The RNA shown here (small-subunit ribosomal RNA) has 1500 nucleotides and comes from a metagenome.
RNAcentral holds the sequence, with entries from SILVA.
Rfam family: Bacterial small subunit ribosomal RNA.
RNA sequence: AGAGUUUGAUCAUGGCUCAGGAUGAACGCUAGCUACAGGCUUAACACAUGCAAGUCGAGGGGCAGCGGGAUUGAAGCUUGCUUCAAUCGCCGGCGACCGGCGCACGGGUGAGUAACGCGUAUCAACCUUCCGCAUACUCGGGAAUAGCCUUUCGAAAGAAAGAUUAAUGCCCGAUGGUAUCCUAAAUGCACAUGCGAGUAGGAUUAAAGAUUCAUCGGUAUGCGAUGGGGAUGCGUUCCAUUAGAUAGUUGGCGGGGUAACGGCCCACCAAGUCGACGAUGGAUAGGGGUUCUGAGAGGAAGGUCCCCCACAUUGGAACUGAGACACGGUCCAAACUCCUACGGGAGGCAGCAGUGAGGAAUAUUGGUCAAUGGGCGAGAGCCUGAACCAGCCAAGUAGCGUGAAGGAUGAAGGUCCUACGGAUUGUAAACUUCUUUUAUACGGGGAUAAAGUGACUUACGUGUAGGUCAUUGCAGGUACCGUAUGAAUAAGCAUCGGCUAACUCCGUGCCAGCAGCCGCGGUAAUACGGAGGAUGCGAGCGUUAUCCGGAUUUAUUGGGUUUAAAGGGAGCGUAGACGGGUCGUUAAGUCAGCUGUGAAAGUUUGGGGCUCAACCUUAAAAUUGCAGUUGAUACUGGCGUCCUUGAGUACGGUUGAGGCAGGCGGAAUUCGUGGUGUAGCGGUGAAAUGCAUAGAUAUCACGAAGAACCCCGAUUGCGAAGGCAGCCUGCUAAGCCGCCACUGACGUUGAUGCUCGAAAGUGUGGGUAUCAAACAGGAUUAGAUACCCUGGUAGUCCACGCCGUAAACGAUGAAUGCUAGGUGUUGGGGAGCAAAGCUCUUCGGUGCCGCCGCAAACGCAUUAAGCAUUCCACCUGGGGAGUACGUUCGCAAGAAUGAAACUCAAAGGAAUUGACGGGGACCCGCACAAGCGGUGGAGCAUGUGGUUUAAUUCGAAGCAACGCGAAGAACCUUACCAGGUCUUGACAUCCCGAUGACCGGCCCGUAACGGGGCCUUCUCUUCGGAGCAUUGGAGACAGGUGGUGCAUGGUUGUCGUCAGCUCGUGUCGUGAGAUGUUGGGUUAAGUCCCGCAACGAGCGCAACCCUUAUCCUCAGUAGCCAGCAGGUAAAGCUGGGCACUCUGUGGAGACUGCCAGGGAUAACCUGGAGGAAGGUGGGGAUGACGUCAAAUCAUCAUGCCCCUUAUGAUCUGGGCUACACACGUGCUACAAUGGCGUAAACAAAGGGAGGCAAAGCCGCGAGGUGGAGCAAAUCCCAAAAAUAACGUCUCAGUUCGGACUGCAGUCUGCAACUCGACUGCACGAAGCUGGAAUCGCUAGUAAUCGCGAAUCAGAAUGUCGCGGUGAAUACGUUCCCGGGUCUUGUACACACCGCCCGUCACACCAUGGGAGUCAGUAACGCCCGAAGUCAGUGACCCAACCGUAAGGAGGGAGCUGCCGAAGGUGGGACCGAUAACUGGGGUGAAGUCGUAACAAGGUA
Repeated sequence: AGAGUUUGAUCAUGGCUCAGGAUGAACGCUAGCUACAGGCUUAACACAUGCAAGUCGAGGGGCAGCGGGAUUGAAGCUUGCUUCAAUCGCCGGCGACCGGCGCACGGGUGAGUAACGCGUAUCAACCUUCCGCAUACUCGGGAAUAGCCUUUCGAAAGAAAGAUUAAUGCCCGAUGGUAUCCUAAAUGCACAUGCGAGUAGGAUUAAAGAUUCAUCGGUAUGCGAUGGGGAUGCGUUCCAUUAGAUAGUUGGCGGGGUAACGGCCCACCAAGUCGACGAUGGAUAGGGGUUCUGAGAGGAAGGUCCCCCACAUUGGAACUGAGACACGGUCCAAACUCCUACGGGAGGCAGCAGUGAGGAAUAUUGGUCAAUGGGCGAGAGCCUGAACCAGCCAAGUAGCGUGAAGGAUGAAGGUCCUACGGAUUGUAAACUUCUUUUAUACGGGGAUAAAGUGACUUACGUGUAGGUCAUUGCAGGUACCGUAUGAAUAAGCAUCGGCUAACUCCGUGCCAGCAGCCGCGGUAAUACGGAGGAUGCGAGCGUUAUCCGGAUUUAUUGGGUUUAAAGGGAGCGUAGACGGGUCGUUAAGUCAGCUGUGAAAGUUUGGGGCUCAACCUUAAAAUUGCAGUUGAUACUGGCGUCCUUGAGUACGGUUGAGGCAGGCGGAAUUCGUGGUGUAGCGGUGAAAUGCAUAGAUAUCACGAAGAACCCCGAUUGCGAAGGCAGCCUGCUAAGCCGCCACUGACGUUGAUGCUCGAAAGUGUGGGUAUCAAACAGGAUUAGAUACCCUGGUAGUCCACGCCGUAAACGAUGAAUGCUAGGUGUUGGGGAGCAAAGCUCUUCGGUGCCGCCGCAAACGCAUUAAGCAUUCCACCUGGGGAGUACGUUCGCAAGAAUGAAACUCAAAGGAAUUGACGGGGACCCGCACAAGCGGUGGAGCAUGUGGUUUAAUUCGAAGCAACGCGAAGAACCUUACCAGGUCUUGACAUCCCGAUGACCGGCCCGUAACGGGGCCUUCUCUUCGGAGCAUUGGAGACAGGUGGUGCAUGGUUGUCGUCAGCUCGUGUCGUGAGAUGUUGGGUUAAGUCCCGCAACGAGCGCAACCCUUAUCCUCAGUAGCCAGCAGGUAAAGCUGGGCACUCUGUGGAGACUGCCAGGGAUAACCUGGAGGAAGGUGGGGAUGACGUCAAAUCAUCAUGCCCCUUAUGAUCUGGGCUACACACGUGCUACAAUGGCGUAAACAAAGGGAGGCAAAGCCGCGAGGUGGAGCAAAUCCCAAAAAUAACGUCUCAGUUCGGACUGCAGUCUGCAACUCGACUGCACGAAGCUGGAAUCGCUAGUAAUCGCGAAUCAGAAUGUCGCGGUGAAUACGUUCCCGGGUCUUGUACACACCGCCCGUCACACCAUGGGAGUCAGUAACGCCCGAAGUCAGUGACCCAACCGUAAGGAGGGAGCUGCCGAAGGUGGGACCGAUAACUGGGGUGAAGUCGUAACAAGGUA
């Protein structure tokens, strides 16, 4: 510090996810030690048991218990001792009691609290036990009461009565000040009422004693210290779908109350007070120091430790006290629990342990007061679950260890791959040497932590300091140290597709499963499970949860708003924010110094102590804050003065569909009336509905009505926007220009607010010509609730209201300033000139192009989307949703405001390359057109589908499967079926044994193979044996036309012989990419030329190759025969020859080379000459990058899987040849351009030895016989046929056609039944030119005629070749199909056979409404009214004082009143749960119906 994920790829936007750190954690697996720190986050739920607050006898009366002593008595005896009993508070002490102090601290918890609660700073009207300092005092009396005793009640808790008694308890009196209050006045002060230090007088208020004689107490007052109470400024969560709240409320006067201020409380008076700077209400929450994270700013948290607050089962209340409205006090009410004799009582762990419950989850009913601290005490001391220690827990942090060095046979074993050699685990182990931390055992170790306390003593002035002796340690015999044995006692967890370090095999087969995101798994899974190996961390490792980070993804630092989410529809304007120039003043902001504070701990840095570290400790820094004070004055602010440039006003011109009102006009439309006139009109792609003989449409005239204003008209003008268009008039608003007279910052923006605001809609009343939702009819269609047509009502128009929204758009808020230009247009002004005009210039508006700059790009660019400033509005992933609820507005429709649950990993922008379009332009092709001949109809052949079958083996499937694999199924082939056999096998290699052969011949048997028998029978040799063959055996293995062509190689088809497909360098672009390859011409062609940020190159095209057409050269047999000779019935038959034909080799020839015209002086095109051939001469071979997961595992090869007495092998028979049917490809025909007969002529290219076979003879014929010749330019197949000539048939199911069938044969073959071909005779079917539709062909082509070959024993109408005869037509590119180039749109990229929308049906999920039902919260009204304070009363009661007494003063019980918790009741508010039914939403592998959107998406 970034990374993954939207796309075919790219850039940007944007969300989701990951890597880091942290935790009071939990869970899974695992676990050796030590130190430090931590440990109910949930039920402020309920609690058994024990402990957590006592102490003081130096306050008191006392003496229950303990110890001592004394006295008396008794016993024992050792005669002064022991024991026992009684008595004595005499002593030490002391239960309970009175009294003092403490119990308000310490400890726990976080329920409540949004508050002066907390934090920080400041302040005045207060109190303060104990403590310190100071001054003064501490006198004299009195009455009670607890305890104890007696009695009574009660189960208990407890209570009552009587008698008696003490105090540092209570009361009275005295004294008393500088205490408090009142009065007075002098000096004095003051503006007046007055104030008044000090002074004088008056009134009121104190005390307690104890003792060991050192002291300790007590009272009053003042000061201090400590602690507390109060007030104020600032800060302190979310919601406005909480906007108004408040009657003691706000203030005042006067009282009361309090320690003190105050509506704190009360009476009266006034009507205020708070609130958009967020009151009130609701939700949530203890606050801070700090903690985590982060570069920081921030964000999140508030456990342990420290400070503050609040609470103590829930609610209320006071008492005591210095302090409480009191955790371990009191009273009352409520709930709960317990005891009970049923009458009544008791209790409060959110103290420490502990229990139950809840929960994923959190410890011991431990030790000690030794230290630190607290309470009491004069002190010793006592108490202290505060505290210090220990126990449990890997829950955290830190440290240590599980050994170290050497050691290659690279051991064994494991694992995997395998090219079978090896590789890996791996120096790892074994083995050798060494060490002993830790663990274990033994020993040492009064460790530090201790300082104190008591007694004695020394020094000096009380009191401190020193010394001696005694004594105090829980942890703990712990830490630490030493010795001994011996590698001995000690390693796991997660991960390994990318992010992200680390890879293979097996199993599984969209199953089981994984997953943080992308995603993996459908038979070769580095992603599931296991194994081996590897990587990471390590006594831990992973997972889960939560927080921060990454996230600049709420943006102050540090984001945006044309198109990605996002500018309000527009204006006016309030608050607010911001604001021109000069001078002065002030010092609020701002800046600087100083002071105070910012607790400690924590953090950082430097030291120090535990063996190190964590940890602890010390010093410093920091604590960025707040306040005070002293200064500074540039800027901002306040106040004042002036200025004119911002702004405004006046004046003079000018522009315009600016607005409102009134009036006027013509054209058109429709309707009405009348005339003319007759059969249609109208409408459409085509029609029909409709209108019309009752006279339409058309036409003429007149009239009526309403609405809108042709041309001008424009990229024009005006207006804030919406919007505004005939003409005239009136009223009215605005802009601009000119001028510089006036005001003097009056400005900009603008939340809330107010106003305007298209169309549609709405209310009332008019109006209604046209057009026209709804509706009706006609068409179209599978349907057509649409598009088209005929009608047609609201509405469209007017008046007055409402609505308040639009793609209200420039998808671009307003204002100001600055930043190159060019060119139009519009409204003004100025200048010049040669003036219907032109040129220059200057303001305002409105367009286009373009630089800088900006931008993701597209693009914007003085009319900014540039550079800056100010203000407002808005955005934060997609869907749910602009929905629900609530509220406001509205007559309604609806508008405004505006969520959540749930769900997805994307949604979206710009641009790129393709593909596609019922987009466009150009071009080509037997693509159409023009022609010729077919197919589709018939019969047959053949292939396929289907059906059938035991089997009808398998494959091929639009073009590009279907006379295809198959260039040839009777057996074989053969893969299929039935049946019979074999199991190392029909075939290959290796091992062992036997035999000497094997082969061959014969016989038996079988349906056949298999099986059985007989005969015959090796080579070499160093004599050991070896080779070879057959047979038997065991196992490795053979074998498979079994599966997967979607695991593959190879081969092939197709687009397509279409003209395309790319690269290097350069350039452009952020990039994908572009350019080149586009453009203008041209070509069969990306063929060539020209131009051009391109220049070159490659694979394709063309050419090179073969063949054919012409000529030449050479050669001349088996070919040929002109000339010469011989010769035959004839014949190149022979000699001879190579001239010709021909064959073969090698050459020539054609290149737009020449001419003319066109074209751009090009490429090229058109025509011509010459030539056998002319513009690639004809034909062939040749198939770019790629597409179709195209075809083939059955040609072959091959991975993996499967079978192994069978899915292998073999044999016989059957099947592949079936047959209601459908399709493809062919043959033969339907006839006279023909059939048949007779006789006659002319090819090419092939084949031939297991072969072709002549002549001759036989047969009607297929053929038979025969065997000359030929391994072929020699011989044979071999006859070419159409054709021509002659004859016949005469238009018919025929002398056409030949299917089918019968009989008889031939040939091949082991064998023609299923199931061959051919021959002869006989029989003689359909068919008379073929519907929709569709195929081939552009010249030696179509059509037609025959010949040959491969395969092959035999079996072509198929296939591949060969020649003979030999046409017609092409105007042309509108249309159909296919292809190419450019361009355009796109929501497609599996690429239109694409994508995708909505209803319905089914399942699941969350949610709104809902008659209601149930629970909760906070208030309000009324009723009741406990305890208690206060007030009143107090006839009853009462010790202290007064009084002889009566009585008084004073106090109390009781009663009453105000307030008052809980409770009752009532109507509302808010929030939640649930609900028949219901609404929409989301998700789901293949459901239904249509096809709305994306291309002109077929109606933009």